[in-house]
Description: The RNA shown here (Lysine riboswitch aptamer) has 163 nucleotides and comes from a bovine gut metagenome. Rfam family: Lysine riboswitch aptamer. On this family, see Mandal et al., Cell 2003: "Riboswitches Control Fundamental Biochemical Pathways in Bacillus subtilis and Other Bacteria".

RNA sequence: GAUAGAGGCGCGGGGAGCAUCAGUAUCGCCGUCGAGUCCGCCGAGGGGCUUUGACGCGGCGCGAAAGGGAUUCCCGCCGAAAUCUGCGGGCUUCGGCAGCUCGGGGGUUGGUGAGGCGCGAAAUACGCGGUUCACUGUCACAAUGAUAUUGUGGAGCGCUAUC
Repeated sequence: GAUAGAGGCGCGGGGAGCAUCAGUAUCGCCGUCGAGUCCGCCGAGGGGCUUUGACGCGGCGCGAAAGGGAUUCCCGCCGAAAUCUGCGGGCUUCGGCAGCUCGGGGGUUGGUGAGGCGCGAAAUACGCGGUUCACUGUCACAAUGAUAUUGUGGAGCGCUAUC
């Protein structure tokens, strides 16, 4: 340097049905109010609805979906992947912001679980961040008769095997 592997409630993607979202949004009707209101926020421009009563509020009726979730099947894998931060491109009328998406640069994290804090989310689900503790794999050092066991410490840019 190349190839192949290991960790385990291991990581990620897709499909299917299911629960939730939610008796919510939209829509229709009734009543009320009385001039604005909607197209993500601000500005410009443009468009739609509206005194034949919009918007808002109250009531009645019909009544979703997406995201997220656990299960299951299939697929790709072991920096798997996640996250942070710039950079470049695309979408959204134009500019700025925000959002979504694609690509690559750099940083951090070995893996899993639980607690509490913060953020996201419709949320008691779940995800993300760092933090505390526990379990576990790996290497180094030390103890040890010992490859078992124990302790301390490090990080995947690592470890093991073969060539």